Model confidence (mean pLDDT): 84 of 100. This is a predicted structure of a 1522-nucleotide RNA (small-subunit ribosomal RNA) from an uncultured bacterium. RNAcentral holds the sequence, with entries from ENA and SILVA.
[in-house]
């Protein structure tokens, strides 16, 4: 020291990405009231217009105007003043400061701390000393010329603190010699000697003395020369710091060092001669590429990163390049000289020119100010001074750029006012907020007063000192006094007046404070990360709420935090990334004990330093703050001295425990070469032998009758060594197995003789390194890429077969990669154990040690403690330390690209970027799945019986048709389904006529019509006419009221929709399934998701029971409990029955009866109770007995959490959304009934177990008043006619019918089937055309038992028969129920399917209808490659040489000096050389940009092809290599 949000179905962790935070020369959007202090080109060191930014002194010198004024003059002109001014000039001093700005530099450039025993200073301070005498020029000027201009040339005069020679001189400078300091003498001190080397003047004051006078003289002061000294400044040299690249590993010839000159203020290869060969570099040199450092600033807990903008120190630079010159200082920002680019003027001939000073101006950019005022104040320049210059600075002024202040009003004020949002319609929020009512008056705007900064210096008085001959002069100081402000009429401080003139951004799905309506519909848009939008969006927009912050708010951009995401403080590396493949070993790191000795790291004190400013504290100054002074503190650092001496180092000295030698011993596939062996496969020869072998899920290809395979015998040839044989051994890894001989390396033990720390680790570097591969020579039996066939497949360039070549195998040489794995570097040290084994020792026991204790060395398993994100390690550690290497830092891109080393090549080793994505990933967990396991169940399969698929009809469905053929339902779980019954209606569709508060219904208000009967038009609706005229209770004499009813009429308010959405939804419902599951409490385990319970053993139909068991226990579900059905009983006894009695019309018909049967209503009854066996003595299970029923008897109601966005808005309901003269609503007519087809689900057949025909017998269950209908007539017949009975145990539907007897038909498209059609009819209905069911006559079609393939059914079950009911006027092959006849088979659980439970595997979690991986096609992005093109920088090597220094030469020219002169000495142009910028030419190197083409990568909802991967993924994956 503060964290969040994202990988998941969900956990933990490993990671990476993002977000809150400060920060800022900041820009860009929106908005804006004030003042304080501050900051403003980061970009083009790009280019500049105009002003201005260094002058200054007359006390250092000579020149010397003019306008104007005034006098003279007719005037030309003079002349005086202006004025010894301006003004240039000649000299000094400044100008090398101060101001810019950051290109270059990576470097003694910077910063720090030394040091010059190698060094320089102009002004300035202090000490000493001296200023003497001459001499020639020169420019201003004048004049003459040349130029366009800039400038220039000649002639002539003159000055000086210009310049130059003589004099003097030593404490300088040289040169010696002696002492001192020191490591070291050039340093100092003192001696001594040669010898060089100075000077300027000027400004007051005095009036003694001399001089005509200047002026000597005296005196002050400012100069001047020579010395020593100090201050400050410079300048050279050391140590230590001072960015990135090794995909820069070597570089270097003035290079490194001597000796010698020469140059500098000094040292030096600074420069040159000449020796000599060195010098730097892996502690990182050479190169490249970035870059001014630094105090400091930001951030940060803090080490640390980042950055060097104001300010302050230093450095470089001044249009690029070069170069010297003046000067105390420069190689000079507003100097000079050449070169170049670049602009400007030209008369074309030649000039001119440098804002990175201050403003400014274009111009580049997102972007960064006035072409202000004053020197009043600090400071700086000259100057005695007065001043005088000064874009330094002081102000002002633009910009919210920043930091800090203040305001934009306080206080009261509920009819909680209007508005506006929002609403469950009740009300809520804005909101005490406004209005209102008192109050206040900061800033702001006006109006008035008005500072601080200013005191010096300078001038006046006055005093006093000092100097002096001096009361002059000068200086000083002291007092008084006078005058100086750009800013500014600014700050401030008053007055009036009146809430008056001043609020916005931002943002509200999580992080992250803040919700809610409308629009909108993956659109339009939003996003920091996650991620919203596909019709209810707290994420778009907008409104109305609310959160932040506020004169600002948001965004964007860059830095630090967060980030322990480079980890020094403070990380890792077995499976997340990350241990080299191994082992010697250099270099370097780190190293046992005891001792002396040393002080280098270490530590303590002092000293010096670390500027100032800025940070921190404390006091002050502006009203506070920001800002600013004043004083501490601090600045972790670097020198210096001094101590201390435990560790570490250095050094001497000693030890044996670390090593290591020796001496005895055994074990072993270690290595290497030589040889020997035998068992197999294959070939050859040859016998016997005869047709097939061979090979597979099955086949072929292939061999074989030219004799195969089998079998024997013989020989040939190469390669591997069965058995032993083993988590056994050896090796450093890789890796080593037949026996045997040679030769060799290690390691273990046991002894304790011997050396005495000799060790550990190991970058580079050296060696070894499977298999595949290469090269050259041999070999070659099987075995096999490639390749050929054959198979399989949709295809199979493949798995599988048949063949085969390289190669495997030896000998040499190469490659050096592997999932080279224990995915675990090496060495040492310390930490409980149990067991196994392999080698070597000791000890006990015994007659014997293979057995029993026990040391070491090894190699295994489980396992304390510890540890791990878990899984797991666990003395062979992933534990607890300590050396040393070695790698990691998100995924892909990519172990690619380019470069370099290596290689014959294959390739190997090193190894990025753009660009994309919010992940990628370990482990665990629960599920689901698996052509994984095990166990179990089901008509799952098998055993059976009957079908279905063919045929004809029915009926639903798809297509297709139509004006419509209304809608839904789509694997199992849509398709005889919603539909339990479409002629009309239904009806929702079409086609056409109609009506618009409406076809229905409530509320009100009105009326008593209206309907209905009749007619008229009309398809009907409807219209119109004509008739017809309400009722009920109350009160009232009545009239008529009041209140309901009914019914219309009319108007609001309310409509309506089978119109969308079943993916907004209730509700109900399928289904997985009557399948045994599915959950909670608490405990206990786990960091956690979760697990235990629920798993294990048994055992059941069952999570059904027992047993165990960290679990106890509880719910839903399962059983049971309801209902039927099979057995008995008890009540009851009609319409049911009749046993026994009587009657009879012979029918339970009648009396009678309630015993049977029924009925229906309570009860018993069955529970592994009882007995055996079997189990664990248990659940249980099997057998028996009983019994009407035995092991849930049988059958049905019940449907656990839950899946499937299952169905269904068209039964109902119900949100939103459309519609409102229609998508409502009325009516006729059609239509859902169509019709090349394709499927589903029946029904009827296809016959003789059969049909027809006579007879004939048994049920159950239901239904009937708008009914069910009996007898009896008619009718073949459907049916009519008629109506008894019955509102139903009474009456009726109603005939049960397969069944049996009998009797016919004889195997055919039939006496089988019956569809189709003619034709006749019945019966429902307003009405059978489209479109009804039934009857009779004729007619008699597929069809002869149904391909692939499918379906039900385990017992009263299938399979057969017929019978009732719903619905319904009428219509049943369908549905729902009912009886009645009545099998077969079940060995079993391999299999198919579908469940359940444990278990594993997993890259799935939308859950295998899952993930995914590659080539192709498309689009688009970066990036390599690529003839080659342009450019930037650079290296050599040659050429070239401006301008300047230096030399040399100097024939030309020349005032001081020397000479009487000649000439001399000196200097000068001038010429030559050195060395050199700019430029040329070859040739390399490296970097960028472009480039036809091409490579491969990236990323894109639905293209193509195929299926590698993840389950055993369907040939287990995977590494490396051809």
């Nucleotide at each position: 020291u503060a964290g969040a949000g994202u990988u998941u179905g969900a956990u933990c962790c490993u990671g990476g990405c993002u977000c809150a935070g400060a920060a800022u020369c900041a820009a860009c959007g929106c908005u804006g009231g004030c003042g304080g202090c501050g900051u403003g080109c980061c970009u083009a060191a790009c280019a500049c217009a105009u002003g201005c930014a260094a002058g200054u002194c007359g006390a250092a010198c000579g020149c010397g105007a003019a306008a104007g004024u005034c006098c003279c003059g007719c005037a030309a002109g003079g002349g005086a003043u202006c004025a010894g001014u301006a003004g240039a000039g000649u000299g000094g001093c400044a100008a090398a400061c101060g101001g810019g700005u950051g290109a270059g530099u990576a470097a003694c450039g910077c910063g720090u701390g030394g040091g010059c025993g190698a060094u320089c200073u102009a002004c300035c301070u202090u000490c000493g000393a001296g200023u003497g005498g001459g001499g020639g020029a020169u420019a201003a000027c004048c004049u003459u010329c040349c130029g366009a201009a800039a400038g220039g040339a000649g002639g002539g005069c003159u000055a000086a603190u210009a310049c130059c020679g003589c004099a003097u001189g030593a404490c300088a400078u040289c040169c010696c010699g002696u002492g001192u300091u020191u490591g070291g003498a050039u340093a100092c001190a003192c001696g001594g000697a040669c010898a060089u080397c100075a000077a300027a003047g000027c400004c007051g004051g005095g009036g003694a003395u001399c001089g005509u006078a200047a002026g000597a003289c005296c005196u002050g002061g400012c100069g001047c020369u020579u010395g020593a000294a100090g201050a400050g400044g410079a300048g050279c040299c050391c140590g230590c710091g001072u960015c990135c690249g090794a995909u820069u590993a070597g570089c270097u010839a003035g290079u490194u060092g001597g000796u010698g000159a020469g140059g500098u203020a000094a040292c030096g290869g600074c420069u040159c001669a000449c020796c000599a060969a060195g010098g730097c570099u892996c502690c990182g040199a050479u190169c490249g590429g970035u870059a001014u450092c630094c105090g400091g600033c930001c951030u940060g807990a803090g080490a640390g990163g980042g950055c060097g903008g104001a300010c302050g120190g230093a450095c470089a630079c001044a249009c690029u390049g070069g170069a010297a010159c003046u000067g105390a200082g420069a190689c000079a920002c507003g100097g000079u000289c050449c070169a170049g680019a670049c602009u400007c003027c030209u008369a074309c001939g030649g000039g001119a020119g440098g804002c990175a000073g201050c403003a400014g101006u274009g111009g580049g950019g997102a972007a960064u100010u006035g072409u202000u005022c004053g020197c009043a104040a600090u400071g700086g320049g000259c100057g005695c001074a007065a001043g005088c210059c000064u874009g330094a600075c002081g102000a002002c002024g633009c910009a919210a750029c920043g930091c800090c202040g203040c305001g934009u009003g306080g206080a009261g004020g509920a009819u909680g006012a209007a508005g506006a949002c929002c609403u469950u319609c009740g009300g809520g929020u804005c909101g005490u907020a406004a209005a209102c009512u008192c109050c206040u008056u900061u800033c702001g705007a006006c109006c008035g007063a008005g500072a601080u900064g200013a005191a010096c210096g300078c001038c006046c008085c006055a005093c006093g000192a000092c100097c002096u001959a001096a009361c002059a002069c000068g200086u000083c100081g002291u007092g008084g006094g006078a005058g100086u402000g750009a800013c500014a009429g600014u700050a401030u401080c008053g007055a009036g007046g009146g809430a008056a003139g001043a609020a916005g951004c931002c943002c509200c799905g999580g992080c992250u404070a803040a919700c809610u309506c409308u629009g909108u519909g993956c659109c339009a848009g939003c996003a920091g990360c996650c991620g919203c939008g596909g019709u209810a969006a707290u994420a778009c927009a907008g409104g109305g709420g609310g959160g932040g912050c506020g004169a600002g708010c948001g965004u964007u951009g860059u830095u630090c935090g967060g980030a322990a995401u480079u980890a020094c403080u403070g990380g890792g590396c077995g499976u997340a990334a990350a241990g080299g493949g191994u082992c010697u070993g250099u270099a370097g790191g780190u190293g046992g004990c005891c001792g002396g000795c040393u002080a280098a790291g270490u530590c303590a004190g002092a000293c010096g330093u670390g500027a100032a400013a800025u940070c921190c504290c404390u006091c002050a100054g502006c009203u506070u703050a920001a800002c600013u002074g004043g004083g501490g503190a601090a600045c972790u650092g670097c020198g210096u001295c001094u101590g201390a001496u435990a560790c570490u180092g250095g050094u001497c000295g000693g030890c044996u425990u670390g090593a290591g030698u020796g001496c005895g011993g055994g074990a072993g596939a270690g290595g290497a070469a030589c040889g020997c062996g035998g068992a197999a496969u294959u070939c050859c020869a040859g016998g016997u032998g005869u047709a097939g072998c061979g090979g597979u899920g099955a086949a072929a290809u292939g061999c074989g009758u030219a004799g195969a395979u089998a079998u024997c015998u013989g020989g040939a040839g190469g390669a591997a060594c069965a058995c032993c044989g083993g988590u056994g051994g050896c090796g450093a890894a890789g890796g080593c197995g037949g026996c045997g001989u040679u030769c060799u390396g290690g390691a273990c033990u046991g002894c304790a003789a011997c050396u005495g720390a000799c060790a550990c680790u190991g970058a580079g570097a050296g060696a070894c390194g499977a298999a595949a591969g290469c090269c050259a020579g041999g070999g070659g039996a099987g075995c096999a890429a490639a390749c050929g066939g054959g198979a399989u497949u949709a295809g199979a360039u493949a798995c599988c077969c048949c063949g085969g070549u390289a190669g495997u195998c030896c000998u040499g040489g190469c490659c050096c990669u592997a999932a080279a794995c224990g995915a675990u570097g090496a060495a040492u040290g310390c930490u409980u154990g149990g067991u196994g084994u392999g080698g070597c020792g000791g000890g006990u026991a015994u007659c014997g040690a293979u057995c029993c204790c026990u040391g070491c060395c090894g190699u295994g398993c489980c396992g304390a403690a510890g540890u791990u994100a878990a899984c797991g390690c666990g003395u062979u550690a992933a534990g607890c330390a300590u050396u040393c290497c070695g790698c990691c830092u998100g995924g892909g891109g990519a172990g690619u690209a380019c470069g370099g080393u290596c290689g014959c090549a294959a390739g190997a080793c090193u190894g990025a970027a753009a660009c994309u994505c919010a992940a990628a990933g370990g482990a665990a967990u629960u599920g689901a799945c698996g052509g994984g396991g095990a166990c179990c169940c089901g008509c799952a399969c098998a055993a059976g019986c009957g079908g279905u698929g063919g045929a004809g009809c029915a009926u639903g469905u798809g297509g297709u048709u139509c004006a419509a053929u209304u809608c839904g339902a789509c694997g199992c779980a849509a398709c005889g389904c919603g539909a339990a019954g479409a002629a009309c209606c239904u009806u929702a569709c079409c086609u056409g006529g109609g009506c618009u508060a409406g076809a229905a219904u409530g509320c009100c208000u009105c009326c008593g019509a209206c309907a209905g009967c009749c007619g008229u038009a009309g398809a009907g609706a409807u219209a119109c006419g004509g008739u017809c005229u309400c009722u009920u209770a109350g009160g009232g004499a009545a009239a008529c009221c009041u209140a309901g009813g009914c019914g219309g009429a009319g108007u609001g308010c309310a409509a309506g929709g089978u119109g969308c959405u079943g993916c907004a939804u209730g509700g109900c419902u399928g289904u997985c399934g009557u399948c045994a599951g599915c959950u909670c409490g608490u405990g206990u385990c786990g960091u956690g998701a979760g697990a235990u319970g629920u798993u294990g053993g048994g055992u059941u139909a069952a999570g059904u029971c027992c047993c165990g068991c960290a679990a106890c226990g509880a719910g839903c579900g399962c059983a049971a409990c309801c209902c039927u059905u099979a057995u008995c009983g008890a009540u009851a006894g009609u319409u049911g029955c009749u046993a026994g009695c009587g009657g009879u019309u012979c029918g339970g018909c009648c009396g009678a009866g309630c015993a049977c049967u029924c009925u229906a209503u309570u009860g018993a009854g069955a529970c592994u109770g009882c007995c055996g066996u079997u189990g664990a003595c248990a659940a249980a299970a099997c057998g028996g007995a009983g019994g009407a029923a035995g092991g849930u008897g049988g059958g049905g109601a019940u449907g656990a959490c839950g899946u499937c966005a299952a169905g269904u808005c068209c039964u109902c309901a119900u949100g939103g959304c459309c519609u409102u003269u229609a998508u409502g609503u009325c009516c006729a007519g059609g239509g859902c009934u169509a019709c090349a087809c394709a499927c589903g689900u029946g029904c009827u057949a296809c016959a003789a177990u059969g049909g027809c025909a006579a007879g004939u017998a048994c049920a159950a269950a239901g239904c009937g008043c708008u009914g069910c209908a009996a007898a009896c007539u008619c009718g073949c017949g459907a049916g009519a006619g008629g109506g008894a009975g019955c509102c139903a145990a009474u009456c009726g539907c109603a005939a049960a019918a397969a069944g049996c007897u009998u009797g016919u038909c004889u195997c055919a498209g039939u006496u089988c089937g019956g569809a189709u059609u003619g034709g006749a009819g019945u019966c429902u209905g307003c009405a059978a055309c489209u479109c009804g069911a039934c009857u009779c006559c004729a007619u008699g079609a597929a069809g002869c038992u149904g391909g692939a393939a499918u379906c039900g059914c385990u017992a009263g079950u299938a399979a057969u028969c017929g019978c009732a009911g719903a619905u319904c006027a009428g219509c049943a092959u369908g549905c729902u129920g009912c009886g009645g006849u009545g099998a077969a088979u079940a060995c079993g659980u391999u299999c198919c399917c579908g469940g359940g439970u444990c278990u594993u595997g997993u890259a799935c979690a939308c859950a295998c209808c899952g993930c995914c991986c590659g080539u192709c096609a498309c689009a688009u992005c970066a990036c390599g490659a690529a003839a080659g093109u342009g450019g930037g920088u650079u290296g050599u090597a040659c050429u070239a040489g401006a301008a300047g220094u230096c030399g040399u030469c100097a024939a030309g020219c020349c005032a001081a000096c020397c000479g009487c002169a000649a000439g001399g000495a000196g200097g000068c142009a001038g010429a030559c050389g050195c060395c050199c910028a700019c430029g040329g030419u070859a040739u390399g190197a490296u970097c960028c940009a472009u480039g036809a083409u091409u490579g491969g990568g990236g990323u894109g909802a639905a293209g193509u092809c195929g299926u590698a991967a993840c389950a055993a993924g369907g040939u287990a994956a995977c590494c490396g290599u051809a």